[in-house]
RNA sequence: CUCGCUGGAGAGAGGCCCGUCCCCGAGCGGGCCCACCGAAGGGGCAAGCGGCAGACCGUCAUCCGGCAGCCGCCAAUCUCUCAGGUAAAGCGGACAGAGAG
Numbered sequence: 001c002u003c004g005c006u007g008g009a010g011a012g013a014g015g016c017c018c019g020u021c022c023c024c025g026a027g028c029g030g031g032c033c034c035a036c037c038g039a040a041g042g043g044g045c046a047a048g049c050g051g052c053a054g055a056c057c058g059u060c061a062u063c064c065g066g067c068a069g070c071c072g073c074c075a076a077u078c079u080c081u082c083a084g085g086u087a088a089a090g091c092g093g094a095c096a097g098a099g100a101g
Stems, first nucleotide, its partner, number of pairs: 001101003005097003012034001014033007035086003041082001042080003048073005054067001056066003
């Protein structure tokens, strides 16, 4: 890393409309609007590391070292909420445990 097994949270059964149906309702699917959640995926941040650089510091000067600054790399359960999600069940699910390859 892959594969199954076990556990696995949060948040409106929100409003309007359309389709499905012979009609209505329910269910299911979709669109728009508002509110909300963070644990698929995605974006952002520190220390640190590397580089650049100065008319700065050691120093008057060279070497050398340091450092404001700039650039790059870079973590999370932090943060954003693009995506995803918001009754139960189901699906999904970061992560964790014990295995197999």
Predicted 3D model of a 101-nucleotide RNA (Glycine riboswitch aptamer) from uncultured Piscinibacter sp. Its mean pLDDT, the model's own confidence on a scale to 100, is 76. NCBI's taxonomy places the organism under Bacteria, Pseudomonadati, Betaproteobacteria, Burkholderiales, Piscinibacter. RNAcentral holds the sequence, with entries from MGnify.